[in-house]
Parts: sequence; structure tokens; C1' cells
RNA sequence: GGGCCCGUAGCUUAGUUGGUAGAGCGCCCGCUUUGCAAGCGGGAGGUCGGGAGUUCGAAUCUCCCCGGGUCCACAA
Repeated sequence: GGGCCCGUAGCUUAGUUGGUAGAGCGCCCGCUUUGCAAGCGGGAGGUCGGGAGUUCGAAUCUCCCCGGGUCCACAA
């Protein structure tokens, strides 16, 4: 330098025929308990890596860039 894959909530991740972004754990509140844990119920939390484009509409399609992984090539 070139190819491919990945980047979504604090963490692990689902969502890819374009149509209002979900789950588990964690966190907060309540119920329960003498108290704690467990259990049950409820809640908060996301510029979908960044920017631009296409479209009525983009996490999803296109382009550029950033970060990570992997393979190939070149030089030493």
C1' cells in the first nucleotide's frame, strides 16, 4: 500500500428485503424480609464510530475519514 470483517445503552450484544432502536447483565425506585440476598413489578439510560450523499424515510444503500482485527504484497 491492497482485500475482507467489525464499531449500536456503563458491559455483552440482537436488529442487514430501508419504515418510529430492542434484549441480558449492571444502575435507580417500589413490593416482599427483622435485615440482606434472591424473586416480582416499574423506571432512567442510545448523536447506531465521525462527515457527506441517495431517498418521502437510513443502524441498514453509496462515498470519504477514524479506530480495532485478519490476510496478502513491498522494503529492511